Predicted 3D model of a 186-nucleotide RNA (Lysine riboswitch aptamer) from Aquibacillus kalidii. Its mean pLDDT, the model's own confidence on a scale to 100, is 76.

RNA sequence: AGUGAGGAUAGAGGUGCAAAGACCAUAAGUAAGUAGUUUGAGGAGAAUGAGCCCAUUGAAGACUACUGAAAGGGGAAUUUGCCGAAGCGGGCAGAAGCUCAUCAUUCUGCUUCGCUGGUUCUGUAUUGAAUAAAUACAGAGCUGUCAUAUAGCUACCUAUACGCUAUAUGGAGGGCUAUCUCACGC
Numbered sequence: 001a002g003u004g005a006g007g008a009u010a011g012a013g014g015u016g017c018a019a020a021g022a023c024c025a026u027a028a029g030u031a032a033g034u035a036g037u038u039u040g041a042g043g044a045g046a047a048u049g050a051g052c053c054c055a056u057u058g059a060a061g062a063c064u065a066c067u068g069a070a071a072g073g074g075g076a077a078u079u080u081g082c083c084g085a086a087g088c089g090g091g092c093a094g095a096a097g098c099u100c101a102u103c104a105u106u107c108u109g110c111u112u113c114g115c116u117g118g119u120u121c122u123g124u125a126u127u128g129a130a131u132a133a134a135u136a137c138a139g140a141g142c143u144g145u146c147a148u149a150u151a152g153c154u155a156c157c158u159a160u161a162c163g164c165u166a167u168a169u170g171g172a173g174g175g176c177u178a179u180c181u182c183a184c185g186c
Stems, first nucleotide, its partner, number of pairs: 002184003006181006014083001016082005023075002032067007042054002047102005086116004090111007117143011145171009
């Protein structure tokens, strides 16, 4: 010269990520309540078993009339925190619904684990009221970054290098750029 995910600080990618958000639409004339009619023995998480409570003074269900929501998810002026920002999966712990047990589902927190540079569109599946949106997989693009190759430009007396641009191929954020610093080595 260099080598090391070395350490620290500051940054870049863009419909960049996440949170809050006045207000708005949807959910929905749905759930629920009241009244009436019908039906006739069961009923309270999608399910099973046991218990407890309610029920022929009518359970669950259906129909008619009146009244009539909300949550989750979505858009949003604006604000805040950031660039593994964040998301998903796996694992662990807790909670929910009358109680317990099994189990499904949902939510919250942690994570020594794995994947994804960012983003758009299409298809399938899942969640969902939804043709909204989200997630997973696959495919096709756009874009940033680094490496390699080719060509051109700049600089140079000429030529070459550093650098810049374009094209092609490939890699991944434990990356990339800049500065300082540590260890080894010369």
Lineage of the source: Bacteria > Bacillati > Bacilli > Bacillaceae > Aquibacillus. It matches the Rfam family "Lysine riboswitch aptamer". Rfam's curators write: Riboswitches are metabolite binding domains within certain messenger RNAs that serve as precision sensors for their corresponding targets.